[in-house]
Context: one part of a larger RNA
RNA sequence: GAACGAACGCUGGCGGCGUGGAUAAGACAUGCAAGUCGAACGAUUAUUAUCGGGUAGCAAUAUUCGGUAGUGAGAGUGGCGCAAGGGUGCGUAACGCGUGGGGAAUCUGCCUUGAAGUCUGGAAUAACUCCGAGAAAUCGGAGCUAAUACCGGAUGUGAUUAUUGGAAGGCAUCUUCUGAUACUCAAAGUUGGGGACCGUAAGGCCUGACGCUUUAAGAUGAUCCCGCGACCUAUCAGCUAGUUGGUGAGGUAACGGCUCACCAAGGCUAAGACGGGUAGCUGGUCUGAGAGGACGACCAGCCACACUGGAACUGAGACACGGUCCAGACACCUACGGGUGGCAGCAGUCGAGAAUUUUUCUCAAUGGGGGAAACCCUGAAGGAGCGACGCCGCGUGGGGGAUGAAUGGCUUCGGCCCGUAAACCCCUGUCAUUUGCGAUCAAACCUUACGUUUUAAUAAAGCGUAAGCUGAUAGUAGCGGAAGAGGAAGGGACGGCUAACUCUGUGCCAGCAGCCGCGGUAAUACAGAGGUCCCAAGCGUUGUUC
Numbered sequence: 001g002a003a004c005g006a007a008c009g010c011u012g013g014c015g016g017c018g019u020g021g022a023u024a025a026g027a028c029a030u031g032c033a034a035g036u037c038g039a040a041c042g043a044u045u046a047u048u049a050u051c052g053g054g055u056a057g058c059a060a061u062a063u064u065c066g067g068u069a070g071u072g073a074g075a076g077u078g079g080c081g082c083a084a085g086g087g088u089g090c091g092u093a094a095c096g097c098g099u100g101g102g103g104a105a106u107c108u109g110c111c112u113u114g115a116a117g118u119c120u121g122g123a124a125u126a127a128c129u130c131c132g133a134g135a136a137a138u139c140g141g142a143g144c145u146a147a148u149a150c151c152g153g154a155u156g157u158g159a160u161u162a163u164u165g166g167a168a169g170g171c172a173u174c175u176u177c178u179g180a181u182a183c184u185c186a187a188a189g190u191u192g193g194g195g196a197c198c199g200u201a202a203g204g205c206c207u208g209a210c211g212c213u214u215u216a217a218g219a220u221g222a223u224c225c226c227g228c229g230a231c232c233u234a235u236c237a238g239c240u241a242g243u244u245g246g247u248g249a250g251g252u253a254a255c256g257g258c259u260c261a262c263c264a265a266g267g268c269u270a271a272g273a274c275g276g277g278u279a280g281c282u283g284g285u286c287u288g289a290g291a292g293g294a295c296g297a298c299c300a301g302c303c304a305c306a307c308u309g310g311a312a313c314u315g316a317g318a319c320a321c322g323g324u325c326c327a328g329a330c331a332c333c334u335a336c337g338g339g340u341g342g343c344a345g346c347a348g349u350c351g352a353g354a355a356u357u358u359u360u361c362u363c364a365a366u367g368g369g370g371g372a373a374a375c376c377c378u379g380a381a382g383g384a385g386c387g388a389c390g391c392c393g394c395g396u397g398g399g400g401g402a403u404g405a406a407u408g409g410c411u412u413c414g415g416c417c418c419g420u421a422a423a424c425c426c427c428u429g430u431c432a433u434u435u436g437c438g439a440u441c442a443a444a445c446c447u448u449a450c451g452u453u454u455u456a457a458u459a460a461a462g463c464g465u466a467a468g469c470u471g472a473u474a475g476u477a478g479c480g481g482a483a484g485a486g487g488a489a490g491g492g493a494c495g496g497c498u499a500a501c502u503c504u505g506u507g508c509c510a511g512c513a514g515c516c517g518c519g520g521u522a523a524u525a526c527a528g529a530g531g532u533c534c535c536a537a538g539c540g541u542u543g544u545u546c
Base pairs, nucleotide, nucleotide: 001546002545003544004543006542007541008540009539010538013394014393015392016391017390018389019387020386026350027349028348030347031346032345035080036079037078040077041076044073045072046071047070048069049068050067051066052065053064054063055062056061087305088304089303097229098228099227100226102225103224104223106222107221111218112217113216114215115214116213117212118211119153120152121151122150128143129142130141131140132139133138158185159184161182162181163180164179165178166177167176168175169174189210190209191208192207193206194205197204198203231277232276233275238268239267240266243265244264245263246262247261248260249259250258280302281301282300283299284295285294286293287292307328308327309326310325311324330341331340332339333338358384360383361382362381366380367378368377369376370375397427398426399425400424408417409416410415431487433482434481435480436479437478446468447467448466449465450464451463452462453461490535491534492533493532494531495516496515497514501530502529503528504527505526511518512517
């Protein structure tokens, strides 16, 4: 000199863009952060319309029971999602990370493209009702019912496994292509519309959409292996028995001591094994002319973790932050028998600390989950709020104005300085104030109309065109008008390094100080004042890095 996720002191007008728990991976009150689908399913309940029966009434009508249709609600079965997104950096010196158009013995829900199917039966169970236990959390028994839930049978385009024929390639183990035989393996419906025909009806049937099953390829994501690279320590020199290799078996999606039985005695190490300490890694950031050095906040990729330790279940995917089980510590409820919880999600609280924000708005945009869709959910995200924490921009006025006013300071008492500075005169109107107009971000989905494709069909469905609907930020940004210099300057320094000097007070005292050093009666070095210098909404100090 530069830099910072900074802190502290004094001071503080506005805006834009960023950024903000670095310490206790300490403990957490409260609210929210993952749901959705009635076009998979049965039942309950509320309400509306309509039909039929009963009761009251002369009637209108009221009421009750049942059926059908519509709308809404909260539970339950079922499906998909909850493995993403969001947080933190404890652990980890490791194939954890980075890199290498390195490798393979692998899996992959949803998605894309293609092929072939979607036949036929059955037994339950939750919800609900009844009974019971318990303070509660919750649990037990009996009975009833549905499905795209569950389980049989059939078929096999095909796939799996085994045996086997042929062709091509290769030195070979073998690889690729193609055929045969045998084993095993599937499925589910829902919904829109409809002319003829069948059917008492539901419906069959035809057609469209969404699904379901098997399978091939792709895409995406994931798993595993290898070469190389990146901290300190020798006051750590030897380490290792599943250890190193083989055969066989098991296991896995898959290779492999991954696991096991047997056999052999190997394997690593001064190019630092083993041990100890420290640490998430990287793209990058800071500095520096560079070489290097230091760091890894924000943003992005990967990894690890979710109160602590262990384990598996479900699933395409987890050994799962807001899932389960066991153990532990802590906290809470309790009728003392027993239960409940996990902010390193967003806010917020306490604590420790020099130190780090609102218990805010919206799903309008982008993206994610569910749904045919409308739509619902989304503390992701988009916004606003707070903090000079940082960077950048703007302002605090401009011109004229000398009897060089007054105060103040110095003085050789003549005067000099503050100083065109002020007053005063003439202007301007950035920002702030006030007033009026007023956005971009939005086009899709969807609805309606028209056209077209498919179709037996003018219906439905798909595609295209046109119109309509939807804004948190926001009455904000921006633009225009009004008024008036009005509302807006401080901090540090002045002995040398280092730009900037005098007076008074003090008297080795009080004090200053980055280094040299000042202060003991004329202190440009302490304290105050006037003046000056440097920066400026900041200026200094401290800490850390180069």
A computed fold for a 546-nucleotide part of an RNA from an uncultured bacterium, annotated as small-subunit ribosomal RNA, 5' domain. Its mean pLDDT, the model's own confidence on a scale to 100, is 83.